A computed fold for a 74-nucleotide RNA from Blautia wexlerae, annotated as transfer RNA. The sequence is in RNAcentral, with records from ENA. It matches the Rfam family "tRNA". Its family is annotated with triplet codon-amino acid adaptor activity in the Gene Ontology. By type it is a transfer RNA.
[in-house]
RNA sequence: GGAGCUUUAGCCCAGUUGGCAAGAGCAUCCAGCUUAUAACUGGACGGUCGUGGGUUCAAAUCCCUCAAGCUCCA
Numbered sequence: 001g002g003a004g005c006u007u008u009a010g011c012c013c014a015g016u017u018g019g020c021a022a023g024a025g026c027a028u029c030c031a032g033c034u035u036a037u038a039a040c041u042g043g044a045c046g047g048u049c050g051u052g053g054g055u056u057c058a059a060a061u062c063c064c065u066c067a068a069g070c071u072c073c074a
Base pairs, nucleotide, nucleotide: 001073002072003071004070005069006068007067010026011025013023019057028044029043030042031041032040050066052064053063054062
């Protein structure tokens, strides 16, 4: 220098034939249970879907740019 993949909640990840008001687990907090702790049960909290644009009635999803990480080629 060239090519490909990935980027979604504090963490690890689903969700991409475009359309219900974006989700699970863990963590955190609250309550229950217990003599108490853990475990268990219930609930709550938490997201500008990496940045900026474009297409569309409508974009996490399609297109382009940029950024970061990983891999391969030279």